[in-house]
RNA sequence: AGAUGGCCGGAUGGCCGCGGGGCUCGCAAGAGGCGUCGAGGAAAGUCCGGGCUCCACGGAAACACGGUGACGGAUAACAUCCGCCGGGGGUGACCCCAGGGAAAGCGCCACAGAAAUGACACCGCCUAAGGCCCUAAAGGCCCGGCAAGGUUGAAAUGGUGCGGUAAGAGCGCACCGCGGCCCUGGCGACAGGGACGGCAUGGCAAGCCCCACCGGGAGCAAGACCAAAUAGGGACGGCAUGUGAUCUGUUUUCGGAUCGUCGUCCGGGUAGGUCGCGUGAGGCGGCGGGCAACCGCCGUCCCAGAGGAAUGGCCAUCUCCUGCGCAAGCAGGAACAGAACCCGGCUUACAGGCCAUCU
Numbered sequence: 001a002g003a004u005g006g007c008c009g010g011a012u013g014g015c016c017g018c019g020g021g022g023c024u025c026g027c028a029a030g031a032g033g034c035g036u037c038g039a040g041g042a043a044a045g046u047c048c049g050g051g052c053u054c055c056a057c058g059g060a061a062a063c064a065c066g067g068u069g070a071c072g073g074a075u076a077a078c079a080u081c082c083g084c085c086g087g088g089g090g091u092g093a094c095c096c097c098a099g100g101g102a103a104a105g106c107g108c109c110a111c112a113g114a115a116a117u118g119a120c121a122c123c124g125c126c127u128a129a130g131g132c133c134c135u136a137a138a139g140g141c142c143c144g145g146c147a148a149g150g151u152u153g154a155a156a157u158g159g160u161g162c163g164g165u166a167a168g169a170g171c172g173c174a175c176c177g178c179g180g181c182c183c184u185g186g187c188g189a190c191a192g193g194g195a196c197g198g199c200a201u202g203g204c205a206a207g208c209c210c211c212a213c214c215g216g217g218a219g220c221a222a223g224a225c226c227a228a229a230u231a232g233g234g235a236c237g238g239c240a241u242g243u244g245a246u247c248u249g250u251u252u253u254c255g256g257a258u259c260g261u262c263g264u265c266c267g268g269g270u271a272g273g274u275c276g277c278g279u280g281a282g283g284c285g286g287c288g289g290g291c292a293a294c295c296g297c298c299g300u301c302c303c304a305g306a307g308g309a310a311u312g313g314c315c316a317u318c319u320c321c322u323g324c325g326c327a328a329g330c331a332g333g334a335a336c337a338g339a340a341c342c343c344g345g346c347u348u349a350c351a352g353g354c355c356a357u358c359u
Stems, first nucleotide, its partner, number of pairs: 001359008010318007018038003022034003025030001040336001044347002047345005052219004065215005071083004085099001086097004100210002105208002107204003122150002124146003130142004158176006177199001178197002181194005223275004233266007244259006282301008319334006
């Protein structure tokens, strides 16, 4: 000068106050007293994964839709983590990767350029073979050959070298690359080696698609219980009971039911209350296993929980930062932020500081 990992994230004391349990006083209503606990590494974003709850569903599978994507492991699970492989970057410690399939199919590849996939021939290179002209020769033309070099582009169909040739070309050869095959090592991704093939398969799958695996939906405003007043519903009983209304049996007189009011009871829902609600995939310490993520055993601790609302203020001493000052010191300030069902991750914000290992 860097790289990686871990940790802290103002400290102590006093006074006053706030929220939740507990004990105590009191017949009770209640207020008082004592004592205890009371934000975070991200409580945040709500992006993944789970617990829990209700709904749906015979089990399972398939289709559709969504997600994940090298390999082995960890885990309740994951898109997380650990180890390893491959590729890329860096002198290095180390970092980054949406890392299955492009010879199943479809689609796309702007501009430029001759040509962008059934690859191509603008400039250019060649005139050996064949024909014609002129021939002493050279040369010119036709028919042709080529893709080395130039040009465009993000990308031009293996690369470098030697040989070869009229000029050229995997046309031949060596090395490298590539392909399938065999052998060896590895649980595996894969790596190393061998002989063969003259090179076939341009790129994009975060365009559709194919393959493998995973996924039912909604969420603590989940959900469970208790339960007023008022209005409405039902049952039973009392009173009233027409000359009314509606429906109905009937040709009609006539008959039946309902419509009123009061009381008791029942049931549904609302306000309100209680639970869910914190003993948990829990914290700390030790030992053991494992490279590690992590796991096991033992000991120990109980550590916010409500409503949208509490978790604070002041003083003193110290710490740190900024400004001023030669100095003693003086003044100002304290990062990001803040629970609400819980847990594991990821991402994002963060003044300042500490430790370890490595280049």